[in-house]
């Protein structure tokens, strides 16, 4: 000095003068006033992708279905799909980075098109007759003939069937280990040797997994972000949750599903006796508490209990358009120490830090800052490069809405730390 | 501010691992004396980006970009 890699912070500063909100104090003339004093967006507030506080759903246990999620393994943690530490697999000379990575002899399913053959495969082309043959054609050798030739005939070559073979060629995304000697008609884990897989034993590790003997001759290929199987984990719904107050209405309808049985008490239309007082009967109404029901938030069993007893669900109409609460001390900010390789825990000390709600945190100038750009000086032989002065520009994403740890996206520019490579001096 | 669906040619609307259908509607022909109507032909698409698979509209995820539902009281 160039190229690079991991963490990690910042994301404009002062200052004036208007103004918004919210808290506390004080003030009258009690008003949605006045005055003083304080607080006021973010690393992502966004996305709603996970995980939880809190709230309601009347409560709690227990099993079993079913949905829906995680997935090497050890730890962090209120929890998590996160986050920290390995491991294994893929990158990269390296620093380092990535990884949804549990099971495929537990079952079903699916591999199009091309190829012969795609799942307990398969002979298109080759390649070979150790085996069975049928045809052609040549024909060593032997015999006959004087001879041309004929005659047996081993084998050869060419072609058909059968057959062996998966090495090789070809299809493919995938074709039943690779490589390389032997070996055999030809081949082939058929034999060997090293690689790589299955099993087992020992040793290192809490484990994931690694090492390193023995062994088998290779065993049924992918895909589970396809059903699924194993282990874990999960009740819903969301602050428009939910509470109170306050106003106002027609506390009304429709349609659906279940309204079973019987006791009491007291009212009773009505009827029957009876001279009369009174007495029996009795539809029906309210009411009490039982049994069976019915509901207790995905179904469904059980156990405790709890609510109804005109209930439960869809819809349709009526009214309001208003205030307080939940709403700001909380898995909190900051400094230290102390454990640990880290996340992260744990002691102390110390702050108190936004709470609106059609929804505040803002506009305007001054002065400086980083960065860019133009110009002019200087200084090194030039290209550059540093340095000073002067001018203009000039700060990205982006805006709490109950809260809280995470992931994800967006983002101008700048800063620190450590590491790797290459080169160059020394 | 929470919830929930969806995205396929100009428009509608199937396809749900293996060449992306059909209908209206564009554009050429033919029929006709010009047209209509009917026939023949023919262009034009999986919102984006990454996975997982030999292969993705389709299965995972991140992003964009459209549509719906939710106040109180009785």
């Nucleotide at each position: 000095u160039c190229a690079g890699g991991u963490g990690g912070c910042c994301g404009g500063a002062u200052g004036g003068c208007c103004g918004c909100u919210c808290c506390c104090g004080g003030g009258c003339u009690u008003g949605u006033c006045c005055c003083g004093g304080g607080g006021g967006a973010g690393g992502a507030a966004a996305g709603u992708c996970c995980g939880g506080g809190c709230u309601c759903c009347a409560u709690g246990g227990a099993g079993a279905c079913a949905c829906g999620g995680u997935g090497c393994c050890g730890g962090g943690u209120a929890a998590c799909a996160c986050c920290c530490g390995g491991c294994g697999g893929g990158g990269g000379c390296g620093a380092c980075c990535u990884u949804a990575g549990g099971g495929a002899u537990a079952g079903u399913g699916c591999c199009a098109c091309a190829g012969a053959g795609a799942g307990c495969a398969g002979u298109c082309c080759g390649c070979c007759c150790u085996c069975c043959g049928g045809a052609g054609c040549c024909g060593a050798u032997g015999c006959c003939g004087c001879g041309a030739g004929g005659c047996c005939a081993a084998g050869g070559c060419u072609u058909g069937g059968g057959g062996g073979u998966c090495a090789g060629g070809g299809u493919g995304a995938a074709a039943g280990g690779g490589u390389g000697c032997g070996g055999u008609a030809a081949g082939a884990g058929c034999g060997c040797a090293c690689c790589g897989c299955g099993g087992g034993g020992c040793c290192g590790g809490c484990a994931a997994c690694g090492g390193u003997c023995c062994u088998g001759g290779c065993a049924g290929g992918g895909c589970a972000a396809a059903c699924c199987c194993c282990a874990c984990c999960g009740g819903g719904a969301g602050c428009a949750a939910g509470a109170c107050c306050a106003a106002g209405u027609a506390g009304g309808g429709a349609c659906g599903a279940c309204g079973g049985c019987g006791u009491c008490u007291u009212c009773a239309a009505g009827g029957g006796c009876u001279c009369a007082g009174g007495c029996c009967c009795a539809a029906g109404g309210a009411g009490a508490g039982g049994c069976a029901g019915g509901c207790c938030c995905g179904u469904u069993u059980c156990c405790a209990g709890g609510c109804c007893g005109g209930u439960c669900g869809u819809c349709c109409g009526g009214g309001u358009a208003g205030g307080u609460c939940g709403c700001g001390c909380g898995a909190g900010g900051c400094g230290u120490c102390c454990g640990g390789c880290g996340a992260c825990g744990g002691g102390c000390g110390u702050c108190c830090c936004a709470g609106a709600g059609g929804a505040a945190u803002g506009g305007c100038c001054a002065u400086c800052c980083a960065g860019c750009g133009g110009u002019c000086u200087g200084u090194u032989u030039u290209c550059a490069a540093c340095a000073g002065g002067c001018u203009g520009u000039g700060g990205a994403c982006a805006g709490a809405a109950c809260c809280c740890g995470g992931c994800u996206u967006a983002c101008a520019g700048g800063c620190c730390a450590c590491c790797u490579g290459a080169u160059u001096a020394u | 501010g929470g919830c929930c669906c969806g995205g396929u040619g100009g428009c509608a609307g199937a396809g749900u691992g293996g060449u992306g259908a059909u209908g209206c509607a564009g554009a050429g022909g033919a029929c006709u004396g010009c047209a209509a109507a009917u026939c023949c032909u023919u262009g034009c698409a999986c919102g984006u980006c990454g996975g997982u698979u030999c292969g993705a509209u389709u299965c995972c995820g991140g992003c964009c970009c459209g549509g719906g539902c939710c106040u109180c009281c009785a």